[in-house]
Context: one part of a larger RNA
């Protein structure tokens, strides 16, 4: 990891509410016990208790009334309109037990552990070799001696190196090991607070400890083992056959509550009401939102007035000036969730009318739900950050929703799957090619592969629209030719001579021609413009607003920012227009169930009406958590498994009995092979199921009604065996 097998809502109760069926019934009902009894069922007995038929009050007590209260008052709970309950049986729920299962870490009791390991006590054991050489002791040699030096002897240390012995400092292997701690190498103590056999003491609320919370049998912040005991577990995990019907919550308050709970909201499923619900239209109503405004409250640019306050400035002082500040009025522009003279749509309330829908209401049963997700719109935090958080919405979808679309893509667009069909028109989205369908039809852009990612900015890219200007009396570009004189204007200044700067900007010639537009020069010169003729010949220039497209645009395995090939009078943009693809959504055809009405049937029957079938019509039938409904199948108990039934006849007081017949049916199977296994053929809408066959298999099994559960396995890191 497979496979077989096992494996979870159960039982009990003097318990409590429902629901369905029954008995009885203003009454219902026995319990323990006694009797019978094949000793067990059953039948008979037992009315003790229990509910109910009446209530109020703490009670004493009174009662269709009573407590309160001084009250004949007013209130509370009752009566009265009405008369339903008790027993039992099944079952949903609910408390009370282990209460659906599996699951702790832990808590208390009693015990059994020092054969390991910590400390101790008793009595034994062991420690190759080899250095070093205290003290003591003798001899010498000085000394009056005390004592000193010296050489020998001596052999003394938690002394040195080093085997044995004891540990285990570092690496390597090994790590399903040779081992649930070792192997090889290397290391450290080795006469000591050494090592180490034998036997003995301490026991868990303890022990023992040169403390490291180490160590008390591979187990230690409290051993182990057996008990309490099926501890508790607001936590995790699992919880087993079919089908139909309906169909949710992730909000609210409360909560030592926030992954828990209660109640209410939304779910089912009875019963009652029976038009009341949604929506819509008509009406009547209140508002201060979006918009918009400045008349409040505050916020705010410029700007005048000289009103009023400081400032500076002159003055001796009054007092004047003031390009300065504020604050007031006044003029024009402006901004608000906590401003409003203003002021919507929509929403909300009433009423009236249409509305029949798995609508509304109210009442009992029984849930689940309180982790919500995204996307639109309207706010609030945040940065007008976030696949952020937080609120609103008769929000929409996913959660609980398949299908088509979006390359893929819970939440986006479409569209809501009862089955089947090798049928048709659709929707969103698409129609060269992968790839189902136009290389369709017109007119136009776009030249970037823009399309196929992104902003201020910025650019004679290019279409298109408006407004102006010049223009065959010759315009715009270009080309030739002029571009003058007073005068170097004046002042400045070393110089200023159109061109450093400052003022001024006249006149005259002239087809024109500035007291000069740029460059130049110390200044001058030069060179150019404006500005005229000539020349050519027809349109040029300016300004605004849009369409598409350029730039702005640098990442990291590999083209990677069309899904991909590829596309340029597009297979790309804009505007039109036609045909067709294209879904489980519509339709057609055929089936299935369920539901309202109706219609025939047949049975019941309290005669109101209910069950059952059947057809005809119109509606539904995605679905998690959960309500409600009909079934299958497994084991084991009852009973039944062959004869009855109609009709004719005999008989008969009648039931019965006998005799033909009529239709039904062989409802039992089995060593002429049972259950079980394994193939094939076959029925039902599913769990499933009855024949028939082959082959195994060898001994009990089935059908029908009822009944009773150890009743269904793919999951629990589930247990148990096997591979």
């Nucleotide at each position: 990891c497979c496979c077989a097998g096992u494996g979870a809502g159960u039982u009990c109760g003097u318990u409590g509410u429902g629901u369905g069926c029954g008995g009885c019934a203003a009454g219902g009902u026995u319990a323990a016990c006694c009797a019978u009894g094949u000793u067990u069922a059953u039948u008979g007995g037992g009315g003790a208790g229990c509910c109910g038929a009446a209530g109020c009050g703490a009670a004493a007590g009174c009662g269709a009334g009573u407590c309160u209260g001084a009250a004949u008052a007013g209130g509370g709970c009752g009566a009265u309109u009405u008369u339903a309950g008790u027993c039992g049986c099944a079952u949903g729920c609910a408390c009370g037990a282990g209460a659906c299962c599996c699951g702790a870490a832990a808590c208390c009791a009693a015990g059994u552990g020092a054969u390991c390991u910590a400390a101790c006590c008793a009595u034994g054991a062991g420690c190759a070799g080899g250095g070093u050489g205290a003290a003591g002791u003798u001899c010498u040699a000085a000394g009056a001696a005390a004592u000193u030096a010296g050489a020998a002897u001596g052999g003394a240390g938690g002394u040195c190196c080093g085997a044995a012995c004891u540990c285990u400092u570092u690496a390597a292997u090994g790590u399903u090991a040779c081992a649930a701690a070792a192997u090889u190498a290397u290391g450290a103590g080795a006469u000591g607070a050494c090592u180490u056999g034998u036997g003995g003491u301490u026991a868990g609320u303890g022990g023992u400890a040169a403390u490291a919370u180490g160590c008390c049998a591979a187990u230690c912040g409290a051993a182990c083992u057996u008990g309490g005991u099926g501890a508790u577990a607001g936590c995790u995990g699992g919880u087993u056959c079919u089908c139909c019907c309906c169909g949710a919550a992730a909000u609210a308050g409360c909560u030592u509550u926030a992954g828990g709970g209660c109640u209410a909201g939304c779910g089912u499923u009875g019963u009652a009401a029976u038009u009341u619900a949604a929506a819509u239209c008509u009406u009547g109503g209140g508002g201060g939102u979006a918009g918009a405004g400045c008349a409040c409250u505050g916020a705010u640019u410029g700007g005048a007035u000289c009103u009023g306050a400081g400032g500076c400035u002159c003055g001796a002082a009054a007092g004047a000036g003031u390009a300065c500040u504020c604050a007031a009025u006044c003029c024009a522009g402006u901004c608000a969730a906590a401003c409003u003279c203003c002021a919507a749509a929509u929403a909300c309330c009433g009423a009236g009318a249409u509305g029949u829908a798995c609508a509304u209401u109210a009442u009992g049963g029984c849930a689940g739900u309180u982790a919500g997700a995204g996307u639109c719109a309207g706010g609030g935090a945040g940065c007008u950050a976030a696949g952020u958080u937080c609120c609103u919405g008769u929000g929409c979808u996913c959660a609980a929703g398949a299908g088509g679309g979006a390359a893929a893509c819970a939440g986006c667009c479409c569209a809501g799957a009862u089955c089947g069909u090798c049928a048709g028109a659709u929707a969103a989205g698409g129609a060269c090619c992968c790839u189902a369908a136009a290389u369709u039809u017109u007119a136009c852009c776009u030249g970037a592969g823009u399309g196929a990612g992104a902003a201020a900015g910025g650019a004679a890219g290019u279409g298109g629209a408006u407004u102006u200007u010049c223009u065959c009396a010759g315009a715009c570009a270009g080309c030739u030719a002029g571009g003058a004189g007073g005068u170097u204007g004046g002042c400045u200044c070393a110089g200023a001579g159109g061109c450093a700067g400052c003022c001024a900007u006249c006149c005259u010639u002239u087809a024109a021609a500035a007291a000069g537009u740029g460059c130049g020069u110390a200044a001058a010169a030069g060179c150019u413009u404006a500005c005229u003729a000539g020349u050519c010949a027809a349109g040029a220039g300016a300004u605004u607003c849009u369409g598409c497209a350029c730039u702005u645009a640098a990442a990291a395995u590999u083209u990677a920012a069309c899904g991909g090939g590829a596309c340029u009078g597009a297979a790309g943009g804009u505007a039109a227009a036609u045909u067709c693809c294209g879904a489980a959504g519509c339709u057609g055809c055929g089936a299935g169930u369920u539901u309202a009405u109706u219609u025939u049937g047949u049975c019941c029957u309290u005669c109101g009406g209910g069950a059952c079938a059947u057809a005809a019509u119109g509606g539904g039938c995605g679905g998690u958590a959960g309500g409600g409904g009909a079934g299958c199948g497994u084991u084991c108990u009852a009973u039944a498994c062959a004869u009855g039934a109609c009709c004719a006849g005999u008989u008969u007081a009648g039931c019965a009995a006998c005799u033909g017949g009529u239709a039904a049916u062989u409802a039992g199977c089995u060593g002429u092979g049972a259950a079980g296994g394994u193939g094939a053929c076959c029925c039902g809408g599913a769990a499933g199921g009855a024949g028939u066959u082959g082959c195994u298999g060898g001994a009990g099994c089935g059908u029908a009604u009822a009944g009773a559960a150890g009743u269904g396995a793919g999951a629990a890191u589930g247990c148990u065996g096997g591979g």
Molecule: large-subunit ribosomal RNA, domain II
Organism: Candidatus Dojkabacteria bacterium